[in-house]
Context: one part of a larger RNA
RNA sequence: GGACGAACGCUGGCGGCGUGCUUAACACAUGCAAGUCGAGCGAUGAGAUCACUUCGGUGAAGGAUUAGCGGCGAACGGGUGAGGAACACGUGAAGAAUCUGCCUUCAACUCUGGGAUAACUCCGGGAAACCGGGGCUAAUACCGGAUAUGAGCCUUGAUCGCAUGAUCGGGGCUGGAAAGUUUUUCGGUUGAAGAUGACUUCGCGGCCUAUCAGCUUGUUGGUGAGGUAAUGGCUCACCAAGGCGACGACGGGUAGCCGGCCUGAGAGGGCGACCGGCCACACUGGGACUGAGACACGGCCCAGACUCCUACGGGAGGCAGCAGUGGGGAAUAUUGGGCAAUGGAGGAAACUCUGACCCAGCGACGCCGCGUGCGGGAUGAAGGCCUUCGGGUUGUAAACCGCUUUCAGCAGGGAAGAAGCGAAAGUGACGGUACCUGCAGAAGAAGCACCGGCUAACUAUGUGCCAGCAGCCGCGGUAAUACAUAGGGUGCAAGCGUUGUCC
Repeated sequence: GGACGAACGCUGGCGGCGUGCUUAACACAUGCAAGUCGAGCGAUGAGAUCACUUCGGUGAAGGAUUAGCGGCGAACGGGUGAGGAACACGUGAAGAAUCUGCCUUCAACUCUGGGAUAACUCCGGGAAACCGGGGCUAAUACCGGAUAUGAGCCUUGAUCGCAUGAUCGGGGCUGGAAAGUUUUUCGGUUGAAGAUGACUUCGCGGCCUAUCAGCUUGUUGGUGAGGUAAUGGCUCACCAAGGCGACGACGGGUAGCCGGCCUGAGAGGGCGACCGGCCACACUGGGACUGAGACACGGCCCAGACUCCUACGGGAGGCAGCAGUGGGGAAUAUUGGGCAAUGGAGGAAACUCUGACCCAGCGACGCCGCGUGCGGGAUGAAGGCCUUCGGGUUGUAAACCGCUUUCAGCAGGGAAGAAGCGAAAGUGACGGUACCUGCAGAAGAAGCACCGGCUAACUAUGUGCCAGCAGCCGCGGUAAUACAUAGGGUGCAAGCGUUGUCC
């Protein structure tokens, strides 16, 4: 000098764009953050309509609404960086050792039966959470049978590969599919391929420490088996005795990694906030279930700590989602608006949901832009300060004259963002915002640090090694340009200084 997710002191006009718990991965009141589909199913059946009516109602078609069964989603999106020195990450390869819902393409099929169960109803238990029993019922829920190029096993031929082996074809045996709704449409099953996503393995790369020198028994390898989507001591039985290490094993400490960011001429050094990719975690520890996908933040089970309810028998909870509270701290925001846009889930669609997102609020926290007026004006007014008492300086500064009106203020007009959706009418949170026009009046808007040298900028008074200053050198003990105040000056400016950290 530059930089910062900064903080502190003094000061503070406006706008745009960003950004805002770095500390306690501390504890959390309250609200919201994941639902949707009636065009899968049985129920429920509101208002309005029509018919009858004894004026009480009854019936018909119709279908608003919703708990339940069922489907898809809930594994995305959002948060945090505790752990982890590891194929976690980056990069480059391999998978002839793998899986992949929804989506796209191609081929074939979608035949025929059955038994339940929730809802509902009846009964019972419980303070509650909720639970048990009897009875009834449906499906794109569940289970049989048929058919099937596909799968497994046996056998056989051809082609290809660095190899384990792969691909294609013939024969035999075994067990294996489907779902409806309809006007179209939307679906369902099997197989092949694509795309996307995921998983596994390997080469190389990136912290400190030797005041850590030896480490290891599923350890290292083999055979066989189990397990997995899949290779593999991943697990197990048996066999062998191996494997790693000064090219730093093992141990200890620290740490999410990267694209990048800061600095620097570069080499390098430091950092990993915001944004993007990957990983890990979800009160702490463990476990599996469901599923294409989880060992699952707002799912389940067990244990633990903590908090809450209780009729003491038993139950409920998990903000490292968005706001917000307490606490910690030098320190970090609103319990806001909207689904209008973009994106996501469901749905045929309308639409519903969406604290993702888009916006608004707060903070000079940062960057950028603008303003606080412009021109004239000397008897160089008054006042202040200094003085050698002549004057000098503040200073064209003010007053005064002329002009302008950005920004803020007031008034009138007033968007784009709307592609879309809807039969049409219509549909914008931001927002009466941006922007345009008009009005009035210099009117509402300047501070902070420094002035001994480094380092731009000097005098007076007070103080008297006191009070104090200080980044280094050093100032102060009676003439202090170094302390304090004043006048003046210098530098930057809605900021200026200080502190901290990095280069």
Model confidence (mean pLDDT): 84 of 100. Predicted 3D model of a 503-nucleotide part of an RNA (small-subunit ribosomal RNA, 5' domain) from an uncultured bacterium. It matches the Rfam family "Bacterial small subunit ribosomal RNA". The full RNA is in RNAcentral, with records from ENA.